Bacterial RNase P class A from Nocardioides sp., 356 nucleotides, folded computationally. Its Rfam family is "Bacterial RNase P class A". Rfam classes the family as a ribozyme. Its family is annotated with ribonuclease P activity, dimeric ribonuclease P complex and tRNA processing in the Gene Ontology. NCBI's taxonomy places the organism under Bacteria, Bacillati, Actinomycetes, Propionibacteriales, Nocardioides. It was read from a public genome assembly, where an Rfam model found it.
[in-house]
RNA sequence: CGGGCCGGCCGGACGACCGCGGCGCACCGGGCGACCGAUGCGACGAGGAAGGUCCGGGCUCCACAGAGCAGGGUGGUGGGUAACGCCCACCCGGGGUGACCCGCGGGACAGUGCCACAGAGAACAGACCACCGCUCCCUCCAGGAGCGGCCAGGGUGAAACGGUGGAGUAAGAGCCCACCAGCGCUCCGGGCGACCGGAGCGGCUCGGCAAACCCCACCCGGAGCAAGAUCGGACAGCGCACGCUCGAGGGCUGCUCGCCCGAGUGCGCGGGUGGAUCGCUCGAGGCCGCCGGCAACGACGGCCCUAGAUGGAUGGUCGUCCUCGACAGAACCCGGCCUACAGGCCGACCCGUCCG
Numbered sequence: 001c002g003g004g005c006c007g008g009c010c011g012g013a014c015g016a017c018c019g020c021g022g023c024g025c026a027c028c029g030g031g032c033g034a035c036c037g038a039u040g041c042g043a044c045g046a047g048g049a050a051g052g053u054c055c056g057g058g059c060u061c062c063a064c065a066g067a068g069c070a071g072g073g074u075g076g077u078g079g080g081u082a083a084c085g086c087c088c089a090c091c092c093g094g095g096g097u098g099a100c101c102c103g104c105g106g107g108a109c110a111g112u113g114c115c116a117c118a119g120a121g122a123a124c125a126g127a128c129c130a131c132c133g134c135u136c137c138c139u140c141c142a143g144g145a146g147c148g149g150c151c152a153g154g155g156u157g158a159a160a161c162g163g164u165g166g167a168g169u170a171a172g173a174g175c176c177c178a179c180c181a182g183c184g185c186u187c188c189g190g191g192c193g194a195c196c197g198g199a200g201c202g203g204c205u206c207g208g209c210a211a212a213c214c215c216c217a218c219c220c221g222g223a224g225c226a227a228g229a230u231c232g233g234a235c236a237g238c239g240c241a242c243g244c245u246c247g248a249g250g251g252c253u254g255c256u257c258g259c260c261c262g263a264g265u266g267c268g269c270g271g272g273u274g275g276a277u278c279g280c281u282c283g284a285g286g287c288c289g290c291c292g293g294c295a296a297c298g299a300c301g302g303c304c305c306u307a308g309a310u311g312g313a314u315g316g317u318c319g320u321c322c323u324c325g326a327c328a329g330a331a332c333c334c335g336g337c338c339u340a341c342a343g344g345c346c347g348a349c350c351c352g353u354c355c356g
Stems, first nucleotide, its partner, number of pairs: 001352004006347005012321007020045002023042004028037003047327001051338002054336005059224004066257004071220005076090005091105001092103004106215002111213002113209003128154002131149007162180005181205001183202008228278004237269006249261004285304005291298002
């Protein structure tokens, strides 16, 4: 200098004028009051994703609460966290020269199922070509037929029941031997562990797919801020069925058990209201320093308060600057993951080239 790979940050700014929202203060008017309205001042007022609604929680109610089945979720080990399907570190496998990236990562010897076509044969399967032996046809050679042996060679295929070399054989074969791989067992060393390294023994060798059903291990009440609570105000009940402690009806998810509530319920027709307030923002909160830890993260100390709308708040004009402006707007609140994003900045590491 070029390229790569990983992580972090910004994402229009400043000033002036007018305008918008709630909050605080001052002050004026109305009202019995709760409160309502006007004016002025002050500080504050959309995000890194506010999007998706895919997970986990807080909170509220069922409810004072249980057990089982069904159903759902996760899937290497160790840690972090309020928790998780998230994050960190590591292990194993795969990709890459490498930094680094990827993984639906327990089980195929519990069972069921699938593996097209090709091929002889795709789960204990298989005899196509080729090879060997014997017999026959043929005068012999060559060629052909039958029987037996054989899967080591060739071919087919994504995948063919270990690989190389030797010995042995009529030809062959893990039939036997050496080395290697795999599987199983025993022992030693390292590690919290998943696992890693080493030594020895052995039948010699026992497909793939579970991101197929399934088995195993661990985890899981339900519903949701339109939860729930308070206030004000209005109205109109009628019919049928069942029941009133000998229990109608209801609750705990879907079912079962079990427990509990219960004097009125269930269904149909009809009437009224749909207004105000709370919940609603101080939080597993933010920033800085320092310590522990490989890290995620945590302890300690200090400082800070930063939207609460509900017919749903951010606009317009002018001037200056330059990244010439992308994706895009809170609705109870947090922790994540996923998706979208013009342009700009910073750092670590890897590879290549050149110079000293």